[in-house]
RNA sequence: AAUGAACGUUGGCGGCGUGGAUUAGGCAUGCAAGUCGAACGAAUCCCUGGGGCAACUCGGGGGGAAGUGGCGAAAGGGGCAGUAAGGCAUAGGUAAUCUACCCUGGGGUGGGGCAUAGCUAUUCUAACGAAUAGGUAAUUCCCCGCGUUGUAGCGUGUCCGCAUGGACGUGCUACGAAAGAAUCUCGCCUCGGGAGGGACCUGCGUCCCAUCAGCUAGUUGGUGAGGUAAUGGCUCACCAAGGCUACGACGGGUAGGGGACCUGAGAGGGUGACCCCCCACAAUGGAACUGAAACACGGUCCAUACACCUACGGGUGGCAGCAGUAGGGAAUAUUGCACAAUGGGCGAAAGCCUGAUGCAGCAACGCCGCGUGUGCGAUGAAGGCCUUCGGGUCGUAAAGCACUUUUCUGAGGGAUGAGCAAGGACAGUACCUCAGGAAUAAGUCUCGGCUAACUACGUGCCAGCAGCCGCGGUAAAACGUAGGAGGCAAGCGUUAUCCGGAUUCACUGGGCGUAAAGCGCGUGCAGGCGGUUCGGUAAGUUGGGCGUGAAAUCUCCUGGCUUAACUAGGAGAGGUCGUUCAAUACUACCGGACUUGAGAGUGAUAGAGGAAGAUGGAAUUCCCGGUGUAGUGGUGAAAUGCGUAGAUAUCGGGAGGAACACCAGUGGCGAAAGCGAUCUUCUGGAUCAUUUCUGACGCUCAGACGCGAAAGCUAGGGUAGUAAACGGGAUUAGAGACCCCGGUAAUCCUAGCCGUAAACGAUGUAAACUUGGCGUCGGUGGCUUAAACUCCAUCGGUGCCGCAGCUAACGCGAUAAGUUUACCGCCUGGGGACUACGAUCGCAAGAUUAAAACUCAAAGGAAUUGACGGGGGCCCGCACAAGCAGCGGAGCGUGUGGUUUAAUUCGAUGCUACACGAAGAACCUUACCCGGGUUUGACAUGCAAGUGGUAGUGAUCUGAAAGGUGAACGACCCGCAAGGGAGCUUGCACAGGUGUUGCAUGGCUGUCGUCAGCUCGUGUCGUGAGAUGUUCGGUUAAGUCCGCUAACGAGCGCAACCCUCGCUGUAUGUUACAUGUGUCAUACAGGACCGCCGGUAUCAAGCCGGAGGAAGGUGGGGAUGACGUCAAGUCCGCAUGGCCUUUAUGUCCGGGGCUACACACACGCUACAAUGGUCGGUACAAUGGGUUGCUAAGUCGCGAGAUGGAGCCAAUCCCCCAAAGCCGGCCUCAGUUCAGAUUGCAGGCUGCAACUCGCCUACAUGAAGCUGGAGUUGCUAGUAAACGCGCGUCAGCUAUAGUGCGUUGAAUACGUUCUCGGGCCUUGUACACACCGCCCGUCACGUCAUGGGAGUUGGUAACACCUGAAGCCGGUAGCCUAACCGCAAGGAGGGCGCCGUCGAAGGUGGUGCUGGUGACUAGGACG
Repeated sequence: AAUGAACGUUGGCGGCGUGGAUUAGGCAUGCAAGUCGAACGAAUCCCUGGGGCAACUCGGGGGGAAGUGGCGAAAGGGGCAGUAAGGCAUAGGUAAUCUACCCUGGGGUGGGGCAUAGCUAUUCUAACGAAUAGGUAAUUCCCCGCGUUGUAGCGUGUCCGCAUGGACGUGCUACGAAAGAAUCUCGCCUCGGGAGGGACCUGCGUCCCAUCAGCUAGUUGGUGAGGUAAUGGCUCACCAAGGCUACGACGGGUAGGGGACCUGAGAGGGUGACCCCCCACAAUGGAACUGAAACACGGUCCAUACACCUACGGGUGGCAGCAGUAGGGAAUAUUGCACAAUGGGCGAAAGCCUGAUGCAGCAACGCCGCGUGUGCGAUGAAGGCCUUCGGGUCGUAAAGCACUUUUCUGAGGGAUGAGCAAGGACAGUACCUCAGGAAUAAGUCUCGGCUAACUACGUGCCAGCAGCCGCGGUAAAACGUAGGAGGCAAGCGUUAUCCGGAUUCACUGGGCGUAAAGCGCGUGCAGGCGGUUCGGUAAGUUGGGCGUGAAAUCUCCUGGCUUAACUAGGAGAGGUCGUUCAAUACUACCGGACUUGAGAGUGAUAGAGGAAGAUGGAAUUCCCGGUGUAGUGGUGAAAUGCGUAGAUAUCGGGAGGAACACCAGUGGCGAAAGCGAUCUUCUGGAUCAUUUCUGACGCUCAGACGCGAAAGCUAGGGUAGUAAACGGGAUUAGAGACCCCGGUAAUCCUAGCCGUAAACGAUGUAAACUUGGCGUCGGUGGCUUAAACUCCAUCGGUGCCGCAGCUAACGCGAUAAGUUUACCGCCUGGGGACUACGAUCGCAAGAUUAAAACUCAAAGGAAUUGACGGGGGCCCGCACAAGCAGCGGAGCGUGUGGUUUAAUUCGAUGCUACACGAAGAACCUUACCCGGGUUUGACAUGCAAGUGGUAGUGAUCUGAAAGGUGAACGACCCGCAAGGGAGCUUGCACAGGUGUUGCAUGGCUGUCGUCAGCUCGUGUCGUGAGAUGUUCGGUUAAGUCCGCUAACGAGCGCAACCCUCGCUGUAUGUUACAUGUGUCAUACAGGACCGCCGGUAUCAAGCCGGAGGAAGGUGGGGAUGACGUCAAGUCCGCAUGGCCUUUAUGUCCGGGGCUACACACACGCUACAAUGGUCGGUACAAUGGGUUGCUAAGUCGCGAGAUGGAGCCAAUCCCCCAAAGCCGGCCUCAGUUCAGAUUGCAGGCUGCAACUCGCCUACAUGAAGCUGGAGUUGCUAGUAAACGCGCGUCAGCUAUAGUGCGUUGAAUACGUUCUCGGGCCUUGUACACACCGCCCGUCACGUCAUGGGAGUUGGUAACACCUGAAGCCGGUAGCCUAACCGCAAGGAGGGCGCCGUCGAAGGUGGUGCUGGUGACUAGGACG
């Protein structure tokens, strides 16, 4: 895009079309084929004339049942079961043929006869029907006569043709006709011709399966006969043995064919409704009759099934005609009107008949057309929805105003179709006029991408959506609803089917190295294709003419319905078609020639080419002997094994089997598999040279045939070594393995099978053409040489690199994967499946060929960037190593887990949580628990109202407090004195939340990591992702710098700039120092840059050493943290979206808890002692802090402290005596004069308050602990270690924490193998959530489809035998018999009966093919 559609939802009108696709299943009822009296007789009826009194009789006319006869009924109408060819389509043929009615031409139409239906009578029967007798007509039937013509036979002439023969004449013989009716006129018989219609034959075309490969006995042909309108095995007898088939026979499946229809740019693909042509069919099967034509839809006979009637004896029926009915189905209409038109039958005609046809009805089933209003209208109304609360949107949409009337309703008129007149089913319809009134008329699907159209709410992997990808797990543009929007519109969507897109079966128009795809290799029949040249033919080919290709359809033009759909006319188009004429380039065919393809000859050459035979040495093993003694062997290390019965080792001799070191080489040979000691014999192929011969002999190759590694199989040999299986030892969690010790098949030979491999160059064979370079093997020619080598040229092989070109890229690149040609093979998403079934082969193993159901949305290739690797290279870091001091053991402090609890608030959880948030939980803090209060609130803002004894202060009482009560005191600002502001009270909005989501966020922070990286612009390369730069060679702490370089530059990082410490100078000098050369303090400046020298280096960057210098190669320290990673941490610092809460999850208060304690971990402190402890004396700092503060001197106290109050807002005063150290005394190795936990008692301090739960002092008490397992931490110099001092927080303190300060002051670093982490380059990858990745198989369970299966049950086909209807044909002895012959008897002829062949169907039997089902079983798919 389309449809004979259906379903969901909705529905105003008209025109034109279409409408049982399923059960070719069954059918009630009505209708669908009759007509003719001008063929015939006639019952009965009507009119009428004559005669008659009447009965009745003689006539005329009209109508006419039933019947005889004629024509029609073979057309029209229906449906598509069968049919793959007695079909259809197209083009021809009939010299092998028929034709009623119609047209046309010739001729004729004489005479006679016998019957019979109807009818009457009788009889039988339920019915349908039938029998007998009588009599009757014809255009019924029969006989005779005439025969122009005709047919047949025998002759014969002319012409023609296609092999038979044909046409037209002519002679003889034989045979054969007729019907009447009537007013015109119509018939009848015969012979020609025509038109139209059939019949038969032929070429070409006409679906799928080869898992259907062989089929055929009337089969193929002949002769003869029969039969037919006619040819013919069409049928029969006889004879012969043929016929078809890979160009697909036979078999199976499916199917009416065509014009056409749908789609498509076309080529094609799909379809065969409606309309037209043809076939076949008429309940199923068979058969003939009649006829011009049938083997006959509304005829006959028979069989069968079904249905109906019956008096049970027997009968009747055939909607796949039009309506209709039930059934089946997703689904398909009225038991309508009319013969008015068109057409048909009959008839002379009038006319009759016609479910053909013309119309109407039903159905949005389709196509087409029209409408559901038009214009103005902004307070952008109300309302809905959204909102950043400002607004936006529905939206000029509505309302309102003005207008129109297609449509609708009513009324009036009113056709064409009808011809010479009348006559119209449709139809009072189409159409026209008038009136009325916006009146009667809009839905459906979608809105994540494809794909036009977005928000809110609800839901929360639920409910649901979905064509594909995929949405949904609390902020869903994807579900549902709403608003809005988009599409189409009387429809819209869904489903089904077909084509397109799909160049995705590729003719047009694809591929096969790695994506699916080259047979393992050759020989080669058929087939396909084929070198140069000449002549001929004209099959293919090309051109012209003619014929045909029905109509409709299609395209164009024109016309008719208001337009369109629809329809009419004209033109065109449509072909593997036929025929004829011509052309001859190419192909083909026939004939002749040629040599370049191919082959042969001659002369050379190389070779693991093949087969057989013979021979050889080294080595292993075994046997014998000698020497010799304790081990040997084996491994990562061992053990099993062998060995004192003498191994291993070593020497000599012997046996046997297998394989052939060096040579040996991307060397050689072969078709491939493959081939490796030497010699001999036989044998295949190749190359070069020559250009002697043949003269296209060629290339490829389905099927076929042959070869074909290893393993395996059969039989017989052989067996040294090796070695599946097997045994043992190890390894290991285990070890069915890797390693070791043994060891059988096998490996070897002969004969045969098997027929497969990653049989690979994953690259079929052959030929031609297309820049080059470098090797190598075999030849030839040339230059050269004494001979050579080298070099040049060329042919044939074999390699590497590369131009063009090709390729998705990788890569290929004269040995093509380039450019072409010929032929073969193969592919068409992954899995299922190198499978099943069937077939063929095989001894078996198995091989070859080769599906489907089902299932997935991918599977795959090449390359890219990362990440990763028990891959590689380079490098760095207190990373290891070298050292020092620790931790892990003890006690205590602190944090965490766990447990407990009313609560033990919350967060942080590998490194990167755990002395972390917390720079300090007794109350407060506080977020937790219990209890008591409070509700516009503890706090903010707005609005409204109220309020001067108001706001505020607040005695008393009560209460645990909060709170309640409230004596008394008692205001402020501006003001024109009304009021306003502020305050307070009340109410409404709202406040509040340490409630939730750090996975909705901002900000901040941690970590990799102070690691050296991360990027960009332009250019270049690549189809692209991307690459280059940033790699490489050096160098550095560094992507630091240098060099090279398709890159050149730049940015964020590094470094530097900043602060601080160290040196110097200058200036200043308070409160420092002490009297100034200068310490110290402050400020500014200088100084260091590989600058100088030597060495080294690419003489680059730099590195090494030295000098000078306070300081030397970044001088020490700090601040400074690139792109990013971890959904890292934090909603409880702060901010913030959504959600939740609002007499509570808010807020206030009292008390409690965060301080619990079997235990585990982390960070620390103090120790375990003599480098120590203790006592006494004595020396030297720095950083800091201080008015709610630091606090001196003095006095009291053992002490904590108290008292005291000078000084200090600080270089001034105070904290403030530093300690280790040094000097001296005691202690003497012990649980101690070590260590200090724990506990008792007495005090001090802070504070409303030290019970839970603070710190300090004194006295007393005196626990564990004697240097710490596995493991683990820090540190490279003023560092570690040791020592003390200060500060922040803070009323006080749990600080042993944190952060600073100074004092004393080491040891070690060979080095980068290893551990951890990191950086760069490279490599592999099936990973990309990125190795904490991915992923394989068994087992268990569930679902699904399939194979096998003892069987069981259907369908279908042919065969064998039996029975055998109707009927045609043949026979006939029985019976009957009008026409003709005969005087008659009788005959001819006919009929019936009987018999026979054939024969539908039925029965019996076995068989083939194909379904369903089946215990059990096998693999597969999904979960």